[in-house]
Context: one part of a larger RNA
RNA sequence: GACGAACGCUGGCGGCGUGCUUAACACAUGCAAGUCGAGCGGAAAGGCCUCUUCGGGGGUACUCGAGCGGCGAACGGGUGAGUAACACGUGAGUAACCUGCCCCUGACUUUGGGAUAAGCCUGGGAAACUGGGUCUAAUACUGGAUAUUCAUGUCCUGCCGCAUGGUGGGGUGUGGAAAGAUUUUUUGGUUGGGGAUGGGCUCGCGGUCUAUCAGCUUGUUGGUGGGGUAAUGGCUUACCAAGGCUUUGACGGGUAGCCGGCCUGAGAGGGUGUCCGGCCACACUGGGACUGAGACACGGCCCAGACUCCUACGGGAGGCAGCAGUGGGGAAUAUUGCGCAAUGGGCGGAAGCCUGACGCAGCGACGCCGCGUGGGGGAUGACGGCCUUCGGGUUGUAAACCUCUUUCGACAGUGACGAAGCCUUUGGGUGACGGUAGCUGUAGAAGAAGCACCGGCCAACUACGUGCCAGCAGCCGCGGUAAUACGUAGGGUGCAAGCGUUGUCC
Numbered sequence: 001g002a003c004g005a006a007c008g009c010u011g012g013c014g015g016c017g018u019g020c021u022u023a024a025c026a027c028a029u030g031c032a033a034g035u036c037g038a039g040c041g042g043a044a045a046g047g048c049c050u051c052u053u054c055g056g057g058g059g060u061a062c063u064c065g066a067g068c069g070g071c072g073a074a075c076g077g078g079u080g081a082g083u084a085a086c087a088c089g090u091g092a093g094u095a096a097c098c099u100g101c102c103c104c105u106g107a108c109u110u111u112g113g114g115a116u117a118a119g120c121c122u123g124g125g126a127a128a129c130u131g132g133g134u135c136u137a138a139u140a141c142u143g144g145a146u147a148u149u150c151a152u153g154u155c156c157u158g159c160c161g162c163a164u165g166g167u168g169g170g171g172u173g174u175g176g177a178a179a180g181a182u183u184u185u186u187u188g189g190u191u192g193g194g195g196a197u198g199g200g201c202u203c204g205c206g207g208u209c210u211a212u213c214a215g216c217u218u219g220u221u222g223g224u225g226g227g228g229u230a231a232u233g234g235c236u237u238a239c240c241a242a243g244g245c246u247u248u249g250a251c252g253g254g255u256a257g258c259c260g261g262c263c264u265g266a267g268a269g270g271g272u273g274u275c276c277g278g279c280c281a282c283a284c285u286g287g288g289a290c291u292g293a294g295a296c297a298c299g300g301c302c303c304a305g306a307c308u309c310c311u312a313c314g315g316g317a318g319g320c321a322g323c324a325g326u327g328g329g330g331a332a333u334a335u336u337g338c339g340c341a342a343u344g345g346g347c348g349g350a351a352g353c354c355u356g357a358c359g360c361a362g363c364g365a366c367g368c369c370g371c372g373u374g375g376g377g378g379a380u381g382a383c384g385g386c387c388u389u390c391g392g393g394u395u396g397u398a399a400a401c402c403u404c405u406u407u408c409g410a411c412a413g414u415g416a417c418g419a420a421g422c423c424u425u426u427g428g429g430u431g432a433c434g435g436u437a438g439c440u441g442u443a444g445a446a447g448a449a450g451c452a453c454c455g456g457c458c459a460a461c462u463a464c465g466u467g468c469c470a471g472c473a474g475c476c477g478c479g480g481u482a483a484u485a486c487g488u489a490g491g492g493u494g495c496a497a498g499c500g501u502u503g504u505c506c
Base pairs, nucleotide, nucleotide: 001505002504003503005502006501007500008499009498012371013370014369015368016367017366018364019363020329025327026326027325029324030323031322034071035070036069039068040067042064043063046062047060048059049058050057051056078282079281080280088206089205090204091203092202093201094200097199098198102195103194104193105192106191107190108189109188110144111143112142113141119134120133121132122131123130124129150175151174152173153172154171155170156169157168158167159166160165180187181186208254209253210252215245216244217243220242221241222240223239224238225237226236227235257279258278259277260276261272262271263270264269284305285304286303287302288301307318308317309316310315335361337360338359339358343357344355345354346353347352374404375403376402377401384395385394386393387392408447410442411441412440413439414438418433421430422429423428450495451494452493453492454491455476456475457474461490462489463488464487465486471478472477
């Protein structure tokens, strides 16, 4: 000098930040991922119309529960356990690859079929849930047609390269598509090519401690065949060979997420990785795959385990390292708040719905910054306190007193920007923060100062008490009767809404 700090004393206001460093301990409760009726059959509820025996029935689709279907749920948010590794950083490669939605561009959008959920009927179960029968729809599923281009086999041929090889042209065989909706415009679907974005994989180099770890390795190192992947590859498998790594530290053990950065320092360097941003890993513990453009998936599924809960004992349910909040641990770390107004995201043609992302507010002097606690005048140098050589000195222009101002705070009034947006019937509507900030006015110096230190280092001294006691102390050291070092008082010094102490780093 610095801090995600804590502790002690003290504490006026505001702005901006920041706040479980410990138990990746366990979690009550609420919320955190839905949306689309312009894909579908429909109508549980409300509205409207209508009939009514006043119980209810019918219609409509303004609207819409549940269901089928589509997109999203792989983003956003959290945490740092694991990881010494191509995990990260940086620079390359991919002639070994993928990429939903988006943009540009070419072509097409044809003809059939059978089911099933919901519904209705009827069972089982305490529940979670689940069985059977029957009916029905689709942008759900599925057969056929067509498809130069696409995939794949084969033949001929041009050009190029960095080895495998890449990229064109032509012939021929085989295989492969599609879905409608809205009607006002439009919007979707299928198949190619290109782009953008995002990712996968490979490699060079770089960044921890330990030799009281010296040898390690059998899918191990390489080859061939088969398999697998979007893709290279012992990735996997069979066979063959016997290799591969290592004192330039292999293997083992300890520790640790990495970086941009941050702190310190003149720099070199040292330390560190909280907030914010990028990457990675994880989601009760371990394992596994499914769906999908994308996951081996925090608020999905299956299995095993520990734990908790429900049970009619047969069987079931759960996962806060999301936001709040609770217990526990701890020196220690906040509200079970408001709003989708803004920014951004998902769905939707849109209106809109959802969004604990986000925007705000609340709590904490935890940090940084700013402001205030008054300004000017005022000597008989008042009273009081303290000291005294008893003359006086000092507190001290300090107070009183006179005069002025009113920041901040209080009260009253007015009152935003953020919305040049968005929506809309063109009339208008729309702000959580917030009756906040700001502005105006009123009253009155009025409501607002402490903490540490004063032997030397180190700025600031006297008195009394104590008497190697009580105590102080960072080091040297003070204290045993004249203590500037302990305690108190007066005075002084330094900082100041803070001041000190402790811890850690330079």
Predicted 3D model of a 506-nucleotide part of an RNA (small-subunit ribosomal RNA, 5' domain) from an uncultured bacterium. The full RNA is in RNAcentral, with records from ENA and SILVA. The prediction has a mean pLDDT of 87. Its Rfam family is "Bacterial small subunit ribosomal RNA".